Context: one part of a larger RNA
RNA sequence: CACCGCCCGUCAAGCCACCCGAGUGGGCCAGGGGCGAGGGGAUGGUCGCUGGCCAUCCUCGAGCCCAGGGUCCGCGAGGGGGGCUAAGUCGUAACAAGGUAGCCGUAGGGGAAUCUGCGGCUGGAUCACCUCCU
Numbered sequence: 001c002a003c004c005g006c007c008c009g010u011c012a013a014g015c016c017a018c019c020c021g022a023g024u025g026g027g028c029c030a031g032g033g034g035c036g037a038g039g040g041g042a043u044g045g046u047c048g049c050u051g052g053c054c055a056u057c058c059u060c061g062a063g064c065c066c067a068g069g070g071u072c073c074g075c076g077a078g079g080g081g082g083g084c085u086a087a088g089u090c091g092u093a094a095c096a097a098g099g100u101a102g103c104c105g106u107a108g109g110g111g112a113a114u115c116u117g118c119g120g121c122u123g124g125a126u127c128a129c130c131u132c133c134u
Stems, first nucleotide, its partner, number of pairs: 003098001005095001008091002011088001013085004018080003023075007032066004038060010101122009
């Protein structure tokens, strides 16, 4: 590059990360129940008695099994919005009174920007009047 300007949203395409997600794979942690190798202790019995064996009871307990819990990491059909990307689509919402002033809240409607109602604000142009200031 100055209205032949600027600019908004849907839609289409590509890339990126994120959220939800039926589930699914695993790590770690603490506890419950069962089985329980083995260790320690007490008592009794027995033998070929510095010791060994057996039984009962108490206690500690590796490991395995069962049903769950907490936490973290991955994968996940599909769903959701978001960001970015010279020249895609539809319209034209905003910026000049942007051609219905705009914006905020709220409710409803609509391919989309948005539209309508109600309330509020001026960060509205124009015209008239009033007050104030220079």
This is a predicted structure of a 134-nucleotide part of an RNA (small-subunit ribosomal RNA, 3' minor domain) from Archaeoglobus sp. UBA230. Model confidence (mean pLDDT): 83 of 100. It was read from a public genome assembly. It matches the Rfam family "Archaeal small subunit ribosomal RNA". A reference for the family is Yusupov et al. (2001), "Crystal structure of the ribosome at 5.5 A resolution", Science. NCBI's taxonomy places the organism under Archaea, Methanobacteriota, Archaeoglobi, Archaeoglobaceae, Archaeoglobus.